[in-house]
Molecule: Bacterial RNase P class A
Organism: Thiotrichaceae bacterium UBA7359
RNA sequence: AGAGUCGGCCAGGCAGUCGCUGUUGGAUUUAUUUUAACAGAGGAAAGUCCGGGCUCCAUAGGGCAAGGUGCCAGAUAACAUCUGGACGGCGUGAGCCGAUGGAAAGUGCCACAGAAAAUACACCGCCUGUUUCGAUAGGUAAGGGUGAAAUGGUGCGGUAAGAGCGCACCGCGCUGUUAGCAAUAACAGUGGCAUGGUAAACCCCACCUGGAGCAAGACCAAAUAGGGAAACAAUGGUGCCGCCCGCACUGUUUCCGGGUAGGUUGCUUGAGAUGUUUGGCGACAGGCAUCCCAGAUGAAUGAUUGCCCAAGACAGAACCCGGCUUAUCGGCCGACUCUUUUU
Repeated sequence: AGAGUCGGCCAGGCAGUCGCUGUUGGAUUUAUUUUAACAGAGGAAAGUCCGGGCUCCAUAGGGCAAGGUGCCAGAUAACAUCUGGACGGCGUGAGCCGAUGGAAAGUGCCACAGAAAAUACACCGCCUGUUUCGAUAGGUAAGGGUGAAAUGGUGCGGUAAGAGCGCACCGCGCUGUUAGCAAUAACAGUGGCAUGGUAAACCCCACCUGGAGCAAGACCAAAUAGGGAAACAAUGGUGCCGCCCGCACUGUUUCCGGGUAGGUUGCUUGAGAUGUUUGGCGACAGGCAUCCCAGAUGAAUGAUUGCCCAAGACAGAACCCGGCUUAUCGGCCGACUCUUUUU
């Protein structure tokens, strides 16, 4: 100097004028009145993909079914999230990715090609014998072919030709030792040892899981027709995914017709934020101090002037929070890796 990898921060700013919403205070003709101060959309507010807090069923339990996760150890309110590690794959590397339990419990599938795809029976080839020289009998799975995958791999010996047939090393199984909480790794001994793949196929195993949702729920006011008809009925009926048992309560269901749909609350002080410190590899947890930071309801922050600048992308809360995924103009900071050059 160039090329990369990982992490963090910002998301236009300052000043003025008019306008909008909320809270608190004052004034007052108590009116959608007026005035002052303070505050007022995001890193993803998006998706509604997970997990919870909260509310109700409800007094709430057990089992089946169903669903979720899937290496080990931790964090967390919890999670399919995150942290650290093991193993596997990609990359020169910094790093990145992983749907990572079981195929010897069972069932299914592996098209085409190929002799043959797991009850594997040899197409070409190699060797031996016979031979009418066309072929035929036996042995073989080392070589070739097919294929995503073909009876462990490489080498040496041996053989009629070969083959773990034998040996060495690697691989695999079993046993033991060491390290580690563990997943696992290394070493030693022993055995010629074969019997593919696929579970984001069904399945088996281990662990976990009630349902519905702020349009939940609670209160107030007003209006109508305390309407009509039918069915079942304590051996019944109802109880918020389904089934059974248990438990609670005592009516339940269907059709026709009529009235209202207004207000208040839930509604923002939180598993909160910032700074600092202690413990931890880390996710994170504890202590101390400081701060209050939107609550709309046909839906609030807009317009304009001047200056600066990185020249504004993706884009607007609706009960709240923790994640994941997707979209995105540009700028700043830090650490690390590789290449080249100079000293």